[in-house]
Formats: sequence, structure tokens, C1' cells
RNA sequence: UCUCAAGUGGUGUAAUUGGAAACACGCCUGAUUUUGGCUCAGGAGAGUUCAGGUUCGAGACCUGACUUGAGAA
Repeated sequence: UCUCAAGUGGUGUAAUUGGAAACACGCCUGAUUUUGGCUCAGGAGAGUUCAGGUUCGAGACCUGACUUGAGAA
């Protein structure tokens, strides 16, 4: 310098033909327990890296940036 991939709660990942964000772990509260842990019930927490575009509607499609990773020279 070029090519490709990824970016979503605190963390790891989903979202299947574009119809509006789910699961696990973690955190908080309660029950249980002498206490803790385990188990059970409930709850909070992200509008999806940024800026535009397409669309009735975008996490998903298009363009450009930023960051990270892989590869080629």
C1' cells in the first nucleotide's frame, strides 16, 4: 500500500426473506439456608461504532469514515 472479516447490555453471543433486539454468565431484590454457596422467583441494564443514503420500515442493504483482527506484497 492492497484485499477480506468483525464492531449489538458489564462479558460472550443471537436476531434465519428488512417488520423493531433475545439467550447465557454477571449485577440487584426476595424465598430457602445458622451464615455463605447451591437452587427457585422477580427485576434493572444495550436502540446496535460514527455520518449520510435506499425503504412505509434498517442491527441486517448501499457509500464514506473510525477501531480491531487476518492475509498478500
Source information
A computed fold for a 73-nucleotide RNA from a bacterium, annotated as transfer RNA. The sequence is in RNAcentral, with records from ENA. Rfam family: tRNA. Rfam classes the family as a transfer RNA.